[in-house]
This is a predicted structure of a 375-nucleotide RNA (Bacterial RNase P class A) from uncultured Bellilinea sp. Lineage of the source: Bacteria > Chloroflexota > Anaerolineales > Anaerolineaceae > Bellilinea. The sequence is in RNAcentral, with records from MGnify. Its Rfam family is "Bacterial RNase P class A". It is annotated as a ribozyme. Model confidence (mean pLDDT): 77 of 100.
RNA backbone atom coordinates (compact mmCIF):
# COMPACT_ATOMS: atom_id res chain seq x y z
C1' N A 1 0.00 0.00 0.00
C1' N A 2 -3.45 -3.52 -2.81
C1' N A 3 -6.06 -7.74 -3.43
C1' N A 4 -10.19 -11.51 -1.93
C1' N A 5 -13.39 -13.36 1.30
C1' N A 6 -17.32 -13.15 5.79
C1' N A 7 -19.81 -10.48 10.03
C1' N A 8 -22.35 -6.02 11.27
C1' N A 9 -25.52 -1.78 9.62
C1' N A 10 -25.76 3.53 15.14
C1' N A 11 -26.65 1.36 20.89
C1' N A 12 -28.77 1.94 25.64
C1' N A 13 -33.24 3.99 29.02
C1' N A 14 -37.82 6.82 29.36
C1' N A 15 -42.85 9.27 28.15
C1' N A 16 -46.73 8.58 24.81
C1' N A 17 -48.68 6.81 19.85
C1' N A 18 -50.27 2.66 16.14
C1' N A 19 -50.66 -2.88 13.78
C1' N A 20 -50.86 -9.04 14.62
C1' N A 21 -51.26 -12.64 17.74
C1' N A 22 -52.45 -14.91 22.13
C1' N A 23 -54.81 -14.41 28.00
C1' N A 24 -57.66 -12.46 31.41
C1' N A 25 -61.88 -9.24 32.57
C1' N A 26 -66.53 -6.58 30.77
C1' N A 27 -70.74 -7.91 27.36
C1' N A 28 -70.39 -7.77 20.99
C1' N A 29 -66.28 -4.00 21.01
C1' N A 30 -64.16 -1.94 24.79
C1' N A 31 -59.92 -2.17 28.52
C1' N A 32 -55.63 -4.25 30.59
C1' N A 33 -51.53 -7.69 30.35
C1' N A 34 -47.74 -10.50 27.61
C1' N A 35 -45.15 -10.90 22.56
C1' N A 36 -43.72 -9.90 17.71
C1' N A 37 -43.60 -5.80 14.15
C1' N A 38 -39.80 -2.92 7.02
C1' N A 39 -33.27 -4.69 4.17
C1' N A 40 -28.22 -6.00 2.34
C1' N A 41 -30.17 -4.33 -0.85
C1' N A 42 -36.56 -4.69 0.63
C1' N A 43 -34.49 -1.25 -5.07
C1' N A 44 -34.46 -2.48 -10.89
C1' N A 45 -38.21 -6.27 -12.91
C1' N A 46 -33.37 -8.52 -16.10
C1' N A 47 -33.48 -14.63 -14.96
C1' N A 48 -36.48 -18.77 -12.92
C1' N A 49 -39.59 -21.31 -10.20
C1' N A 50 -43.55 -22.39 -6.26
C1' N A 51 -48.93 -21.40 -6.42
C1' N A 52 -53.76 -19.79 -9.38
C1' N A 53 -57.06 -20.39 -13.64
C1' N A 54 -57.43 -21.29 -19.11
C1' N A 55 -63.28 -28.35 -18.95
C1' N A 56 -59.66 -33.51 -19.43
C1' N A 57 -56.19 -36.02 -21.98
C1' N A 58 -51.89 -35.78 -26.77
C1' N A 59 -49.57 -35.48 -31.32
C1' N A 60 -47.31 -32.58 -35.52
C1' N A 61 -45.43 -28.01 -37.73
C1' N A 62 -43.54 -23.26 -36.84
C1' N A 63 -40.91 -19.43 -33.27
C1' N A 64 -37.99 -19.16 -29.66
C1' N A 65 -33.61 -19.76 -25.69
C1' N A 66 -28.97 -22.14 -24.37
C1' N A 67 -24.26 -24.14 -26.07
C1' N A 68 -15.94 -25.92 -23.79
C1' N A 69 -15.64 -30.32 -19.56
C1' N A 70 -17.43 -32.25 -14.91
C1' N A 71 -20.69 -31.33 -10.28
C1' N A 72 -24.17 -28.57 -7.70
C1' N A 73 -29.70 -27.07 -7.64
C1' N A 74 -36.57 -27.31 -7.97
C1' N A 75 -34.64 -24.46 -12.23
C1' N A 76 -32.23 -20.23 -13.54
C1' N A 77 -28.40 -16.49 -18.82
C1' N A 78 -27.52 -19.21 -11.40
C1' N A 79 -23.21 -21.14 -8.12
C1' N A 80 -18.34 -24.61 -7.64
C1' N A 81 -14.40 -26.88 -9.40
C1' N A 82 -11.38 -28.03 -13.79
C1' N A 83 -9.22 -26.74 -19.00
C1' N A 84 -7.97 -24.29 -24.24
C1' N A 85 -7.31 -19.39 -26.86
C1' N A 86 -6.82 -14.02 -25.15
C1' N A 87 -6.37 -9.03 -22.10
C1' N A 88 -4.94 -5.99 -17.57
C1' N A 89 -1.62 -5.58 -12.78
C1' N A 90 5.69 -6.55 -10.40
C1' N A 91 2.09 -10.27 -7.97
C1' N A 92 -2.15 -11.49 -5.27
C1' N A 93 -5.76 -10.87 -8.81
C1' N A 94 -9.54 -8.86 -12.20
C1' N A 95 -11.96 -9.79 -16.83
C1' N A 96 -13.19 -11.34 -22.23
C1' N A 97 -14.71 -15.61 -25.81
C1' N A 98 -16.58 -21.35 -26.14
C1' N A 99 -21.01 -26.97 -30.44
C1' N A 100 -20.47 -27.17 -36.67
C1' N A 101 -16.36 -23.01 -41.85
C1' N A 102 -15.03 -30.40 -44.30
C1' N A 103 -23.34 -29.92 -46.08
C1' N A 104 -24.35 -25.68 -48.95
C1' N A 105 -25.53 -20.06 -49.33
C1' N A 106 -23.70 -15.21 -48.52
C1' N A 107 -20.05 -11.00 -46.99
C1' N A 108 -15.03 -9.16 -46.27
C1' N A 109 -16.24 -1.29 -48.06
C1' N A 110 -12.10 1.78 -49.48
C1' N A 111 -6.93 1.29 -50.89
C1' N A 112 -4.44 -2.72 -54.12
C1' N A 113 -2.33 -6.10 -59.85
C1' N A 114 -5.30 -9.40 -56.70
C1' N A 115 -9.29 -11.37 -50.97
C1' N A 116 -11.79 -18.70 -53.70
C1' N A 117 -7.27 -14.63 -56.79
C1' N A 118 -3.79 -12.19 -58.93
C1' N A 119 1.90 -9.27 -61.19
C1' N A 120 1.82 -2.49 -60.30
C1' N A 121 7.15 -1.81 -59.12
C1' N A 122 10.91 -6.04 -59.73
C1' N A 123 14.19 -9.90 -60.64
C1' N A 124 16.22 -13.67 -64.75
C1' N A 125 17.24 -15.49 -69.79
C1' N A 126 16.75 -15.06 -75.60
C1' N A 127 16.34 -11.71 -79.59
C1' N A 128 16.31 -7.08 -81.83
C1' N A 129 18.44 -1.38 -81.55
C1' N A 130 22.15 1.59 -79.56
C1' N A 131 28.92 3.97 -78.55
C1' N A 132 26.75 3.36 -73.91
C1' N A 133 23.09 4.56 -70.67
C1' N A 134 18.58 2.97 -72.14
C1' N A 135 14.10 1.31 -74.47
C1' N A 136 11.55 -2.68 -77.80
C1' N A 137 9.67 -7.92 -78.06
C1' N A 138 8.42 -12.83 -76.46
C1' N A 139 8.74 -16.12 -72.30
C1' N A 140 10.42 -17.77 -67.08
C1' N A 141 9.41 -16.52 -61.48
C1' N A 142 6.39 -15.39 -56.98
C1' N A 143 11.79 -14.66 -53.67
C1' N A 144 12.38 -9.12 -52.32
C1' N A 145 8.44 -3.98 -52.36
C1' N A 146 4.21 -1.28 -51.86
C1' N A 147 -1.42 -1.68 -50.58
C1' N A 148 -4.69 -2.94 -46.80
C1' N A 149 -7.81 -5.49 -40.57
C1' N A 150 -6.27 -9.89 -43.28
C1' N A 151 -2.56 -11.11 -49.66
C1' N A 152 -0.25 -19.89 -50.57
C1' N A 153 3.28 -19.77 -42.88
C1' N A 154 8.44 -18.24 -39.71
C1' N A 155 14.60 -18.60 -39.18
C1' N A 156 18.39 -20.66 -41.61
C1' N A 157 20.56 -23.45 -45.46
C1' N A 158 20.62 -26.89 -50.40
C1' N A 159 19.44 -26.07 -55.13
C1' N A 160 18.58 -22.35 -59.79
C1' N A 161 19.53 -18.51 -65.34
C1' N A 162 16.54 -16.29 -61.55
C1' N A 163 12.96 -18.41 -57.72
C1' N A 164 9.86 -21.30 -54.70
C1' N A 165 9.02 -26.64 -48.86
C1' N A 166 11.24 -27.86 -55.08
C1' N A 167 13.96 -30.38 -51.03
C1' N A 168 16.51 -30.16 -45.51
C1' N A 169 17.21 -28.68 -40.47
C1' N A 170 14.43 -26.67 -36.33
C1' N A 171 9.42 -24.04 -34.60
C1' N A 172 4.53 -22.46 -35.39
C1' N A 173 -0.45 -24.15 -37.16
C1' N A 174 -3.38 -28.28 -38.83
C1' N A 175 -5.54 -33.60 -38.40
C1' N A 176 -12.09 -38.40 -38.80
C1' N A 177 -4.12 -41.23 -37.67
C1' N A 178 -1.50 -43.87 -33.48
C1' N A 179 0.47 -44.39 -28.03
C1' N A 180 0.20 -42.53 -22.73
C1' N A 181 -2.34 -39.55 -18.83
C1' N A 182 -7.67 -38.10 -17.50
C1' N A 183 -14.50 -39.24 -16.01
C1' N A 184 -14.06 -35.85 -19.59
C1' N A 185 -12.51 -30.68 -21.49
C1' N A 186 -7.49 -31.33 -22.91
C1' N A 187 -2.58 -32.10 -21.92
C1' N A 188 2.41 -35.05 -23.34
C1' N A 189 4.69 -37.29 -27.24
C1' N A 190 4.80 -39.78 -32.46
C1' N A 191 3.71 -40.12 -37.51
C1' N A 192 2.34 -36.76 -41.70
C1' N A 193 1.14 -34.22 -45.77
C1' N A 194 3.49 -29.66 -46.41
C1' N A 195 0.27 -25.66 -44.83
C1' N A 196 -4.48 -19.53 -47.94
C1' N A 197 -7.96 -16.54 -44.42
C1' N A 198 -11.95 -14.37 -41.03
C1' N A 199 -17.58 -13.76 -40.74
C1' N A 200 -22.58 -18.15 -38.39
C1' N A 201 -24.99 -11.78 -31.84
C1' N A 202 -26.00 -13.66 -41.30
C1' N A 203 -29.22 -17.60 -43.70
C1' N A 204 -28.14 -22.16 -42.06
C1' N A 205 -26.38 -27.84 -39.21
C1' N A 206 -26.49 -30.61 -35.10
C1' N A 207 -27.88 -31.18 -29.57
C1' N A 208 -30.48 -29.75 -25.20
C1' N A 209 -34.89 -27.31 -23.56
C1' N A 210 -40.16 -24.15 -24.15
C1' N A 211 -48.46 -24.10 -23.66
C1' N A 212 -50.43 -19.25 -21.77
C1' N A 213 -51.44 -15.46 -18.62
C1' N A 214 -50.46 -13.70 -13.67
C1' N A 215 -52.16 -12.07 -6.84
C1' N A 216 -55.29 -6.66 -10.08
C1' N A 217 -54.12 -15.06 -10.59
C1' N A 218 -58.10 -17.00 -8.24
C1' N A 219 -62.09 -18.50 -4.32
C1' N A 220 -66.86 -17.68 -0.97
C1' N A 221 -70.42 -14.48 0.61
C1' N A 222 -74.44 -10.32 0.11
C1' N A 223 -77.01 -6.73 -2.86
C1' N A 224 -78.70 -5.22 -7.09
C1' N A 225 -80.99 -3.65 -12.33
C1' N A 226 -83.51 -3.63 -18.13
C1' N A 227 -83.33 -5.74 -21.24
C1' N A 228 -83.20 -4.85 -27.10
C1' N A 229 -80.46 -5.93 -31.84
C1' N A 230 -77.77 -8.18 -35.74
C1' N A 231 -75.33 -12.63 -37.99
C1' N A 232 -76.51 -17.86 -37.28
C1' N A 233 -75.92 -23.97 -38.32
C1' N A 234 -72.68 -24.64 -36.76
C1' N A 235 -69.26 -22.54 -32.46
C1' N A 236 -66.12 -23.12 -28.29
C1' N A 237 -61.63 -24.56 -25.24
C1' N A 238 -56.39 -25.69 -25.46
C1' N A 239 -50.16 -20.06 -28.24
C1' N A 240 -49.73 -18.76 -33.63
C1' N A 241 -51.58 -22.64 -37.69
C1' N A 242 -52.98 -28.25 -38.43
C1' N A 243 -54.77 -32.86 -36.59
C1' N A 244 -57.04 -35.15 -32.84
C1' N A 245 -60.47 -34.89 -28.71
C1' N A 246 -64.08 -32.63 -25.68
C1' N A 247 -68.27 -29.74 -24.27
C1' N A 248 -72.84 -26.90 -25.92
C1' N A 249 -76.27 -26.47 -30.14
C1' N A 250 -78.88 -26.74 -34.89
C1' N A 251 -85.09 -22.88 -35.77
C1' N A 252 -87.68 -24.59 -28.57
C1' N A 253 -80.97 -20.12 -31.37
C1' N A 254 -75.43 -22.61 -28.99
C1' N A 255 -71.78 -19.23 -29.72
C1' N A 256 -69.79 -14.27 -31.28
C1' N A 257 -70.27 -9.12 -31.95
C1' N A 258 -73.04 -4.25 -31.46
C1' N A 259 -76.14 -0.80 -27.87
C1' N A 260 -77.92 0.20 -22.92
C1' N A 261 -78.60 -0.62 -17.90
C1' N A 262 -77.13 -2.48 -12.49
C1' N A 263 -72.78 -3.80 -9.12
C1' N A 264 -67.50 -2.23 -7.44
C1' N A 265 -69.58 -4.15 -0.24
C1' N A 266 -67.45 -7.85 2.87
C1' N A 267 -64.20 -12.63 3.45
C1' N A 268 -60.80 -15.22 2.10
C1' N A 269 -56.14 -15.95 -0.95
C1' N A 270 -52.32 -13.60 3.66
C1' N A 271 -47.48 -16.44 4.97
C1' N A 272 -44.69 -23.24 8.88
C1' N A 273 -41.39 -22.19 4.23
C1' N A 274 -37.52 -25.78 -2.05
C1' N A 275 -37.88 -21.89 6.57
C1' N A 276 -33.73 -19.99 9.93
C1' N A 277 -30.00 -21.15 13.68
C1' N A 278 -26.48 -24.69 16.24
C1' N A 279 -22.93 -29.43 16.40
C1' N A 280 -20.75 -33.43 13.66
C1' N A 281 -20.47 -36.65 9.12
C1' N A 282 -18.84 -36.47 3.24
C1' N A 283 -17.13 -33.36 -0.52
C1' N A 284 -11.29 -29.74 -2.64
C1' N A 285 -15.81 -26.98 -3.12
C1' N A 286 -20.53 -25.32 -4.32
C1' N A 287 -23.18 -28.51 -1.26
C1' N A 288 -25.92 -33.16 0.59
C1' N A 289 -27.21 -36.03 5.09
C1' N A 290 -28.09 -36.95 10.32
C1' N A 291 -29.59 -35.18 15.16
C1' N A 292 -30.96 -30.71 18.27
C1' N A 293 -33.16 -26.68 18.84
C1' N A 294 -36.13 -21.78 16.97
C1' N A 295 -41.27 -19.46 14.54
C1' N A 296 -39.03 -13.92 13.90
C1' N A 297 -44.45 -8.59 9.90
C1' N A 298 -49.04 -9.21 7.65
C1' N A 299 -50.63 -3.40 6.39
C1' N A 300 -55.50 -2.46 3.26
C1' N A 301 -55.30 3.77 0.82
C1' N A 302 -52.13 1.33 3.12
C1' N A 303 -49.64 -0.37 10.71
C1' N A 304 -43.81 -0.63 12.00
C1' N A 305 -43.99 6.25 14.54
C1' N A 306 -43.21 11.06 17.55
C1' N A 307 -40.39 13.22 21.34
C1' N A 308 -36.56 13.52 25.42
C1' N A 309 -31.61 12.10 27.86
C1' N A 310 -27.25 9.60 27.88
C1' N A 311 -23.42 7.42 24.99
C1' N A 312 -20.93 6.40 19.86
C1' N A 313 -19.43 9.26 15.35
C1' N A 314 -18.48 13.65 11.99
C1' N A 315 -17.97 18.71 11.07
C1' N A 316 -17.68 24.03 12.85
C1' N A 317 -16.89 27.67 16.34
C1' N A 318 -15.52 29.07 21.40
C1' N A 319 -11.96 28.75 25.59
C1' N A 320 -7.73 26.69 27.29
C1' N A 321 -2.63 26.52 26.90
C1' N A 322 1.03 21.05 29.59
C1' N A 323 4.96 19.71 26.44
C1' N A 324 7.29 22.13 22.20
C1' N A 325 8.91 26.49 19.69
C1' N A 326 9.99 32.30 19.34
C1' N A 327 11.17 36.76 22.39
C1' N A 328 12.55 38.98 26.40
C1' N A 329 15.24 38.28 31.45
C1' N A 330 16.94 40.79 37.87
C1' N A 331 17.88 33.29 35.27
C1' N A 332 13.01 33.49 39.76
C1' N A 333 10.30 33.40 35.39
C1' N A 334 7.10 36.69 32.29
C1' N A 335 4.40 37.16 26.84
C1' N A 336 3.19 34.81 22.25
C1' N A 337 2.02 30.88 19.54
C1' N A 338 -0.02 26.36 15.98
C1' N A 339 -1.55 21.42 16.22
C1' N A 340 -2.97 16.61 19.28
C1' N A 341 -6.05 15.83 24.03
C1' N A 342 -9.65 17.63 28.02
C1' N A 343 -14.38 21.02 28.33
C1' N A 344 -18.45 23.87 26.58
C1' N A 345 -22.07 24.95 22.71
C1' N A 346 -24.05 24.46 17.88
C1' N A 347 -25.35 21.22 13.31
C1' N A 348 -25.52 16.61 11.09
C1' N A 349 -25.46 10.89 11.46
C1' N A 350 -24.64 6.58 4.60
C1' N A 351 -28.17 3.74 0.33
C1' N A 352 -32.37 3.42 1.61
C1' N A 353 -38.97 1.17 2.99
C1' N A 354 -42.69 -4.92 2.73
C1' N A 355 -47.54 -5.41 -0.75
C1' N A 356 -48.08 -13.88 -2.70
C1' N A 357 -43.24 -15.87 -1.70
C1' N A 358 -38.57 -17.39 -2.63
C1' N A 359 -33.83 -18.78 -5.65
C1' N A 360 -30.01 -15.72 -8.46
C1' N A 361 -28.40 -11.65 -11.26
C1' N A 362 -27.37 -5.92 -11.94
C1' N A 363 -27.22 -1.02 -9.00
C1' N A 364 -26.34 2.41 -5.21
C1' N A 365 -24.20 3.11 -0.17
C1' N A 366 -21.82 6.45 5.78
C1' N A 367 -18.43 3.01 8.11
C1' N A 368 -16.64 -0.56 12.18
C1' N A 369 -14.69 -5.34 12.55
C1' N A 370 -12.84 -10.51 11.65
C1' N A 371 -9.68 -13.79 7.98
C1' N A 372 -6.42 -15.00 4.32
C1' N A 373 -3.14 -13.93 0.35
C1' N A 374 0.67 -10.41 -2.65
C1' N A 375 4.66 -6.22 -3.00
RNA sequence: GGUUGGUCAGACGGUCGCGGUCUUGCAUGCAAGAUCGAGGAAAGUCCGCACUCCACAGGGCACGACGCCGGGGAAACCCCGGGGCGAGGUAACUUGCGGGAUCGGGCCACAGAAACAAACCGCCCGCCAGCAAUGGCAGGCACGGGUGAAAUGGUGGUGUAAAAGACCACCAGCGUCCGCAGUAAUGCGGCGGCUGGGCAACCCCCGUCGGGAGCAAGGCCAAGCAGGGAUAAGGAACUGCCCGUUCCGAUUGAAUCCCGGGUAGGCUGCACGAGCGGACUGGUAACAGUCCGCCUAGAGAGAUGACCGUCCUUCACGAGACCGUCCGUUCGCGGAUACCCCCGUGAGGACAAAAUGCGGCUUAUCGACCGACCU